[in-house]
Molecule: SAM riboswitch aptamer (S box leader)
Organism: Promicromonospora citrea
RNA sequence: ACCCCAUCCAGAGCGGUCGAGAGUCCUGGCUCCAUGACACCGCAGCAACCUGCCGACCGGCCGAGGGACGCAAGGUGCUCACGCCAGGUUCGAUGGAGC
Repeated sequence: ACCCCAUCCAGAGCGGUCGAGAGUCCUGGCUCCAUGACACCGCAGCAACCUGCCGACCGGCCGAGGGACGCAAGGUGCUCACGCCAGGUUCGAUGGAGC
């Protein structure tokens, strides 16, 4: 890079740097923004996809194996508004599996 699966109405902000647009693309709204947005960095936090632990239970008994709930937080991710909303497009983001 390609392909597949899952999720995207819950939750969680301060500081520093920068300096003009940002919120995926189109249209229409709306919101944030020089009282410094967006982005980047640091710290803090949120969550629980992967991971680790536990393990009711399934496996007729035993066993191989599987495994709900729960706990932790090592790898990611996320921390204005439902991916901001509606229509269009069938795009995007994140995680995981495969190759």